[in-house]
């Protein structure tokens, strides 16, 4: 310098063939306990790394640009 792959909730990560963004765990509120755990049931939390570009419509396609990891040299 060159390739490749990852970036989606507080964390781990799903998200197939572009069409209203998810789970589990965390967190609040009930319930249950004499009380804690442990269950049960209910909510709240992103706008998908950043730009830009295709498209009626983008987490998903295209450019790039930034961190992070791994290989080449």
């Nucleotide at each position: 310098g060159g390739g490749c792959g990852c970036a989606u909730a507080g964390c781990u990560c799903a998200g197939u063939u572009g069409g209203u963004a998810g789970a589990g765990c965390a967190c609040g509120g009930c319930c249950c306990u004499u009380a804690c755990a442990a269950g049960g049931c209910u909510g709240g939390g992103g706008u998908c790394g950043g730009c830009a570009g295709u498209u009626c419509g983008a987490g998903c396609c295209u450019g790039u640009c930034u961190g992070c990891g791994c290989c080449c040299a």